c-di-AMP riboswitch aptamer (ydaO/yuaA leader) from a Verrucomicrobiales bacterium, 167 nucleotides, folded computationally. NCBI's taxonomy places the organism under Bacteria, Pseudomonadati, Verrucomicrobiota, Verrucomicrobiia, Verrucomicrobiales. It matches the Rfam family "c-di-AMP riboswitch aptamer (ydaO/yuaA leader)". Rfam links the family to the GO terms regulation of gene expression and cyclic-di-AMP binding. It was read from a public genome assembly, where an Rfam model found it. Of the family's consensus pairs, 96% are formed in the model.
This record gives sequence, C1' cells and structure tokens, in this order.
RNA sequence: GAAACAUUGCAGCCUAAGUCCGCCUGCCUUCCUGUGGGCGGACGCGGGGGAACCAGAAUCCCCGGUGAAGACCGGGGAAGGGGCGCACGGAGCCGGGCAACCGGAUCCCAGGUCACUUCCAAGACCGAGCCCGUCAGCUAACUCCGUCGGCGACUGGAAGGGCGAUC
Repeated sequence: GAAACAUUGCAGCCUAAGUCCGCCUGCCUUCCUGUGGGCGGACGCGGGGGAACCAGAAUCCCCGGUGAAGACCGGGGAAGGGGCGCACGGAGCCGGGCAACCGGAUCCCAGGUCACUUCCAAGACCGAGCCCGUCAGCUAACUCCGUCGGCGACUGGAAGGGCGAUC
C1' cells in the first nucleotide's frame, strides 16, 4: 500500500422514458457558478415497418327480388384488420336499437406492482387508456419512431449481492 473475514452505515417507487456534449434562453449573480426551459447530436434503453423458408386467406344483421331448397343478386346497417401496454376474458343487470351491435355500472378472473435481487409468508393496490386508418403474419440486410408522465413506499423470515467507513 492492497485485499479477505468481521462490525457498521447507506440505497426512493411505477414507466422504455436515462446519461453526456454543443448552441440559445429565463431566474439568482459584478463575474464564475447553480438551476429551469428550448433546439440539435451521441451513447444507453424501448417500440414499429421490412425477404427467403414456414404460415395464412375475408364475417354478421335487416329489407327487397329470384328459387322447391341450398343459395344468388341489389340496397342499407354493424363493421373488418392492426399497434403500444399487465390491463386478456367471463357472468348477469340497466339504457338505446327490429336486429347485428353500442354504451354504463357491479362482481369474478388471466395478468401485473409494492423500495438492491431471488424465494417463502402476510397485506395493500391495478386489472386502464391511447393510436393507425381499410393496411402491415414471421422476418436477415435495411429503415422509421419514442425517451413522456405520475407518485410517496420503506411488513416479517432465509439466502446472495452493491457502495462507504473501521479493523
């Protein structure tokens, strides 16, 4: 000087949603600095599109017509398909509608969150919302986009880690 064991202290959460650099700018300031915002870039994190091979292939209701019927034709309506996300589904009730179907609230449930990580136990909570616009399966190369916002938890046990201090 370093390291191991031991002792001891510390660590914000959900979300991909963070860090750094440059320029401009508000506030404080003589200046420096600090802090907030805007634009751009890089890295990190996250998402979409996109071959071959493989996979896949178009619904329901009402009205009218033809017909023995299956079905066909025309008109109108509901719509179809897809993406992000834990938020997928079920039951019955109320309202609108001839119907398909649409909306609302209640309960259950797949799934998800809870403080370094995993497991066990206990408890609490969520189980939404938004977007594309008739179109997109997977998908190498390639390509496009996002990096917001919202919070206030620290229950117990076991095992294993991180940073700091002491020895």